Context: one part of a larger RNA
This record gives sequence, structure tokens and C1' cells, in this order.
RNA sequence: UGACGGGGACCCGCACAAGCGGUGGAGCAUGUGGUUCAAUUCGAAGCAACGCGAAGAACCUUACCUGGUCUUGACAUCCCGAUGACCGACGAGUAAUGUCGUCUUUCUUUCGGGACAUCCCAGACAGGUGGUGCAUGGUUGUCGUCAGCUCGUGUCGUGAGAUGCUGGGUUAAGUCCCGCAACGAGCGCAACCCCUAUCUUCAGUAGCCAGCAGUCCGGCUGGGCACUCUGGAGAGACUCCCAGGGAUAACCUGGAGGAAGGUGGGGAUGACGUCAAAUCAUCAUGCCCCUUACGACCAGGGCUACACACGUGCUACAAUGGCGUAAACAAAGGGAAGCGAUCACGUGAGUGUGAGCAAAUCUCAAAAAUAACGUCUCAGUUCGGACUGUAGUCCGCAACUCGACUACAUGAAGCUGGAAUCGCUAGUAAUCGCGAAUCAGAAUGUCGCGGUGAACACGUUCCCGGCUCUUGCACA
Repeated sequence: UGACGGGGACCCGCACAAGCGGUGGAGCAUGUGGUUCAAUUCGAAGCAACGCGAAGAACCUUACCUGGUCUUGACAUCCCGAUGACCGACGAGUAAUGUCGUCUUUCUUUCGGGACAUCCCAGACAGGUGGUGCAUGGUUGUCGUCAGCUCGUGUCGUGAGAUGCUGGGUUAAGUCCCGCAACGAGCGCAACCCCUAUCUUCAGUAGCCAGCAGUCCGGCUGGGCACUCUGGAGAGACUCCCAGGGAUAACCUGGAGGAAGGUGGGGAUGACGUCAAAUCAUCAUGCCCCUUACGACCAGGGCUACACACGUGCUACAAUGGCGUAAACAAAGGGAAGCGAUCACGUGAGUGUGAGCAAAUCUCAAAAAUAACGUCUCAGUUCGGACUGUAGUCCGCAACUCGACUACAUGAAGCUGGAAUCGCUAGUAAUCGCGAAUCAGAAUGUCGCGGUGAACACGUUCCCGGCUCUUGCACA
């Protein structure tokens, strides 16, 4: 000087408290451990691994296993030679390769050649998702969006170092003010950036009957940009104004005006560093290792196993509910090998037809909770839907291992969950549906979108984590 203390002081955070809803019990989904297996590929491991890499394992992917094949190789450059009836396309055949058949017959030239493609031979080499993340780059997590981390000059100290950064206030903040042997500066904080909340203006192939006319009653048409909306440009919030408090300061409390008030609400943004944290399997890369194999191709299997244990979720256990009937209101997105209206068929998943639309124009598209009416009447039930049987649909070369969905039948556990433990402070929690990425198909996951919409916070004694000062010190 740090680190540490079941030392002290001050302060903060869904840290506790006050509340609301969960997990832990059930069934299923998913990840992991374990076990099993020919293989169940590999990585991730307290917080900060475990719906994580994987934004999507039937084949492929795929790295694993079994079997069958290749050896200058599936991929790159170079050299020697040959060919341009070579290559390629299509067909047959094979699991793949070898093989066979049909078609086709490279470009340029100064005619020496050059380019391109293929084959053969021998090598240089290729190749490796093999090892080491404790050799590394790059990227990332974490403490933590915590308020800290440093430097120059000066001063103090023999020196390590200190001061500045401490003190009195204040703040979300090393934010600002005052004081002070310090005076300044840098990286962080804040602001500048994006979205959102209000208004103005500009522009109207969506919106409006607002006002006029027609109407097949559909903004459908004429017509018009007033409104909504869209997207350009601006305005607006700065403690500006008032009162009180305060050292007359910084600032705090209340009020006015205002769509919005004291950082308005979200996002992006992550200082010096810590954990030899994670990643050699994104990629790159040193060294080591394999080189007729630890490389490459193909088929089938496996990654989907199952006495069990744990994590994360979904669905429930019902009446604030289930079911039926007929009504209403979104936002944000996607669409051409696509979205697919309409009509017909089917109980249905869907099928046939195929209008329109590269989309404010067409379409996915029905929003669902909600409200109305009816029914059920507290039951393992008209709750709950697992599991199973049969028959189907769709995608795809192919759904046996191993897809999703539909109909009928079947109708398990479960009556609110021990110890323990998690999330959340407002358009939040809870609840309700919608969309997208990946994607042929395959979400209860992920990332977004809107609808309905709470309760509580006395307070900082205690638990956890953190900042600052101070003290002790068995540690460096």
C1' cells in the first nucleotide's frame, strides 16, 4: 500500500421488510448427471454450466459406431508426359466407386504457342471437429452501468509511498458546491445517438362521409387532404418561474404553467482491472501428434437408450371455472421454388381450383382473454388431459428405429404441493393471444408485438452483494 475481520461509522441495491405470483408435490416437454451401449460425438460446471454452443439430429447435418471402399487423395499450387471421342449432359446399373449406352465435340493465336479441362506417373504436398484456451490472437461472460481507475507538475516523507481522490454539505454518479499544499488533466459518470410521449409545418395511390354528389350501401365511385395515419423538417423540459429550507452555495421540499418535471419512460453504450474464467469445435495460430490413416467416400445405426437424481419450462388440480351459441376491439412482422383469397369437397387435419400480390394496395389473418345468453352444481366431475387402440392428413427420395397434425375411442396421476427457494416497484407483476428467425417438415424454447391490468414499500435492526472513511492485523 492492499486484502481480510462473526471491528466501528456512512450510504446504496427487489438485499431484507411490506405485497403479488411461482418453483419444490403430479403428468409431460427440454437440458444435465449417472447408468447402459458397438456408438450413445464434443464442449459448457457455484453465483457467471444445466430450453447453454444447437436461430430447429428421420437421410444430410454428424464430428460417434458397424460394415464396405480410396490412397497426391473430397479440396489447393507446382513439375514430367498424354489427350481434346477429353470433359460434360441424359439414361441403365451399384449402397458408394469402378462399369455400360446415347448425345455433344473448348477458346484464342503472330500457327511457335498460350489458356481451359481431364487422365497417368513419381513427388513436393494436401488433409485432421486430433492434443494443448496453463503457449496465443480475436471474441465473450463476470464483479457492474458498480462509481470508480489513473497521470503531469508541485509539495511532504531516508524510503515503500502520501497528497490531489481526504474533510463539511449534496447527488443516480469522483454529480456539483464550499474548504484545503495543492494546481490541472485523462479513461469512466452525464450529454451527444435510437425508439417512445405532445404540437407545428411539408407531402398525400392507406384514412374520412368530416362537408358535397352518386350508390349495387362495400370509401364502392366522383371529389377533398380537414382529421387519423405514414415519414421528412422543426418546436418543446432548462430547476426556466414562484414560495419555503439551506452557508447568500451546490442542492432539497412544495406549487404554477405544461402533453410531459426535475435523468420524463425504454434502448444502445460496460473505465483500470479480477477470475491462468470460457472458447484451438466459428475463425486464425505456435508447438506436439496421424499420413494406405487420427485423412477421404458410401450404406445402415447412434446423438432420441432408461432402475434413477437435479435444473429450466408447459399443462393442470377447477365455478374469478369448463362447455356451447352468436357478437367486439390490436400491434408488430412475414410472403415469389412464396403468401395464397374465393368457390367446391371432407366431421377434421386437409384436398381440388387458382383471383390478387415483390405488397400502407393482395395475402398469412381467426386475435384471444373480454362482454351477452344458455348449461353444468362441487363430483376425481361436462375438472384434468397423460397413455393406448383404430382410421387418416401433410412435408419429404424415405416418417420402423425417429416427425408434426386430425377424427373416433380410451380417460392415468393430480383436490394447491415438506424442508427450502425464485421473480417482480407500473403500463411493472400477473394473465391473454399474435408474429418472426432457424426451417422441406418438425417449439411448451428463443426473440419481438400488442390486449386486460393489480397489490405493497413503515423502514434499514437483521440476511446477501457493493461503494467510501476509519481501526486492528496471524496474510501478500